This is a predicted structure of a 98-nucleotide RNA (c-di-GMP-I riboswitch aptamer) from Salipaludibacillus sp. CUR1. Its Rfam family is "c-di-GMP-I riboswitch aptamer". Gene Ontology term of the family: cyclic-di-GMP binding. From the family's description: GEMM was predicted in a large-scale screen for bacterial structured RNA regulatory elements. Lineage of the source: Bacteria > Bacillati > Bacilli > Bacillaceae > Salipaludibacillus.
[in-house]
């Protein structure tokens, strides 16, 4: 500094799930727990995934109403919202063999 991680040691992290909280929701965060991780440390740059509050759309229906206007709800479509324990990729970094 490169590779390489069966095996030991010395520590790390922590899925489901339940509990509280925050959110519109995805989902995060603390406790409790453990299914996994050699980067399951980090960073949304590039893809894919999740979600759709706000924004836009077109029709229906419903309230209103004389009639248009509005308003609601159903739908589609959007990240500016997440996911680093989905993949690439960037930085870091423990141990241990070459």
């Nucleotide at each position: 500094u490169c590779u390489a991680g069966u095996c030991a040691a010395a520590g790390g992290c922590a899925a489901a799930u339940u509990u509280a909280u925050u959110g519109a929701a995805a989902a995060a965060u603390a406790a409790a727990g453990a299914c996994g991780c050699a980067a399951a440390g980090u960073u949304a740059c590039a893809g894919a995934u999740c979600u759709a509050a706000g924004g836009g759309g077109a029709g229906u229906g419903a309230a209103g109403g004389u009639u248009u206007a509005u308003u609601c709800a159903c739908c589609c479509c959007u990240a500016u919202g997440a996911u680093g324990g989905c993949u690439g990729a960037g930085c870091u970094g423990c141990c241990u063999a070459g």